[in-house]
A computed fold for a 76-nucleotide RNA from an Actinomycetota bacterium, annotated as transfer RNA.
RNA sequence: GCCUGGGUAGCUCAGUCGGCAGAGCAGCGCAUUCGUAAUGCGCAGGUCGUGGGUUCAAGUCCCACCUCAGGCUCCA
Numbered sequence: 001g002c003c004u005g006g007g008u009a010g011c012u013c014a015g016u017c018g019g020c021a022g023a024g025c026a027g028c029g030c031a032u033u034c035g036u037a038a039u040g041c042g043c044a045g046g047u048c049g050u051g052g053g054u055u056c057a058a059g060u061c062c063c064a065c066c067u068c069a070g071g072c073u074c075c076a
Stems, first nucleotide, its partner, number of pairs: 001072007010025004019056001027043005049065005
């Protein structure tokens, strides 16, 4: 330099043919308990890596860039 895959909640990850952004764990509150854990119910938590483009509408499609992982190759 080239190719492939990834970047979405604090963490691990889903997200279908472009049409309401989600789950589990963690956190907080309440219930339960003598108390803790466990369990149940609820709450909160998002610049979907960045910037553009297409579209009535983009996490999703297109372009550039950043970053992580893996692979390939050339010159001197």
Its mean pLDDT, the model's own confidence on a scale to 100, is 81.